């Protein structure tokens, strides 16, 4: 120098002035501080909170699926491991079971799974046989010999899978080697399924509260019983209540919930990493028809996707520019 991996940074505008909006404090004509992202977007997963509610059981139904570990918890995240892919640094995985069992795999081909006999080889012409060629994305491990009528793991050596068993490392997951068995068993479960784990529901328009306001009538049915009503799709349980019909009137306003958090920032320590713990700073938007906008001047290299609405922790997704560090290749020079 040139391609390529991997991790983080910023977030375009910034800096004075001026007039504007929202919210907080004060000493309240005013004056101070603060005011939309890395995704705020998806509503995909976890939750934290409020109700059901005093709190269960099995059913069904959904989820995940190597091994450890991190965390409020996750189907996330970190690290190890197997398979694949890449010269590599590195990616990616919906990563137990296919001989429990049922289904799929066109067309072609005799035949497509515990599934064979079209050309073929042999023949005592009854039959034998899968080596040899065909189809196909896949057809009964290769290769090399003994054997046979001709052929076959029938049967040998070597190989390669498969199982079982011992060592030896690893906390596992698995990883090397040895020994033995002729065992040789196709793909698909991101097709039903089987194993293994986990899993109440509903949601801030959840919920409280405080104000006003109303109206009661009429019919049927009931009387320690049935009925209904909620928890939950279902059953059991359990909890509340006289219960169903007509036809009709008022209310639906206001305050909270709404922002101090499993926060976030430094620094130290363990730790491979995620994270953890100790100590310190320092409060960081709460809008309710929806707030942060506009003017001048200088600096400044520049976007795009695009704006809170209960909070949060991950995941997808959409995208512009400009920087850093560290790692593979390849060439080149000392």
């Nucleotide at each position: 120098u040139a391609a390529g991996g991997u991790a983080c940074u910023a977030g375009a505008g910034u800096u004075a002035a001026u007039c504007g909006c929202u919210u907080g404090u004060u000493u309240u004509u005013a004056a101070c501080a603060a005011g939309a992202g890395g995704a705020a977007a998806g509503u995909c997963c976890g939750g934290g909170c409020u109700c059901c509610a005093u709190a269960g059981a099995g059913c069904a139904g959904a989820a995940g699926g190597g091994u450890a570990g991190c965390u409020a918890a996750c189907g996330g995240c970190u690290a190890c491991u197997a398979a694949a892919g890449g010269u590599a640094a590195c990616u990616u995985u919906a990563a137990g079971g296919a001989a429990a069992g049922u289904g799929c795999c066109a067309c072609a081909g005799a035949a497509a799974a515990g599934a064979g006999a079209c050309c073929g080889c042999c023949u005592u012409c009854g039959g034998g046989u899968a080596a040899g060629g065909g189809u196909g994305a896949a057809a009964a491990g290769g290769u090399g010999g003994u054997g046979u009528a001709a052929g076959a793991g029938a049967c040998c050596a070597c190989c390669a899978g498969u199982u079982u068993u011992u060592u030896a490392g690893g906390a596992g997951a698995c990883u090397a080697a040895a020994a033995a068995a002729g065992c040789u068993u196709g793909g698909u479960a991101a097709a039903c399924c089987c194993c293994c784990u986990u899993c109440g529901g509903a949601g801030c328009a959840a919920g409280a509260c405080u104000a006003a306001a109303u109206a009661g009538g009429a019919g049927a049915g009931g009387u320690u019983a049935a009925u209904g009503g909620g928890c939950u799709g279902c059953u059991c349980g359990u909890c509340c209540a006289c219960u169903c019909u007509c036809a009709g009137g008022g209310u639906a306003a206001g305050u909270u919930g709404c922002u101090c958090g499993a926060u976030a920032c430094u620094a130290u320590a363990a730790g491979u990493a995620a994270u953890u713990a100790u100590a310190g700073u320092c409060c960081u938007a709460g809008a309710u028809a929806a707030a942060u906008g506009a003017u001048u001047a200088g600096c400044a290299a520049a976007u795009a996707c695009a704006a809170a609405a209960c909070c949060c922790g991950g995941c997808u997704u959409a995208u512009u520019u400009a920087g850093u560090g560290c790692c593979u290749u390849a060439u080149u020079a000392a």
The RNA shown here (Bacterial RNase P class A) has 334 nucleotides and comes from Cetobacterium sp. SF1.
RNAcentral holds the sequence, with entries from ENA.
Taxonomically the source falls in Cetobacterium (Bacteria, Fusobacteriati, Fusobacteriota, Fusobacteriia).
The gene name in the source record is rnpB.
It matches the Rfam family "Bacterial RNase P class A". Gene Ontology terms of the family: tRNA processing, ribonuclease P activity and dimeric ribonuclease P complex. About the family: Ribonuclease P (RNase P) is a ubiquitous endoribonuclease, found in archaea, bacteria and eukarya as well as chloroplasts and mitochondria.